Transfer RNA from Thermoflexus hugenholtzii JAD2, 73 nucleotides, folded computationally.
It was read from a public genome assembly.
RNA sequence: GGGCGGUUAGCUCAGGGGUUAGAGCACCCGUUUCACACGCGGGGGGUCACUGGUUCAAAUCCAGUACUGCCCA
Numbered sequence: 001g002g003g004c005g006g007u008u009a010g011c012u013c014a015g016g017g018g019u020u021a022g023a024g025c026a027c028c029c030g031u032u033u034c035a036c037a038c039g040c041g042g043g044g045g046g047u048c049a050c051u052g053g054u055u056c057a058a059a060u061c062c063a064g065u066a067c068u069g070c071c072c073a
Base pairs, nucleotide, nucleotide: 001072002071003070004069005068006067007066010025011024012023013022018056027043028042029041030040031039049065050064051063052062053061
């Protein structure tokens, strides 16, 4: 330099156009315990990498940029 993939909650990841984005773990509160842990109930937490485009509507489609993984040279 070229090809392909990835970027969504603190972490690991779903969601591949329909208006209000989810799970597990973690965190906070309550409950339980002599106390802690586990369990149970509830809660907080998101510019969906960035910029632009298409569309009535974009996390989702298109282009560019950035970062990152694998392969080729």
Its Rfam family is "tRNA". NCBI's taxonomy places the organism under Bacteria, Bacillati, Chloroflexota, Thermoflexales, Thermoflexus hugenholtzii.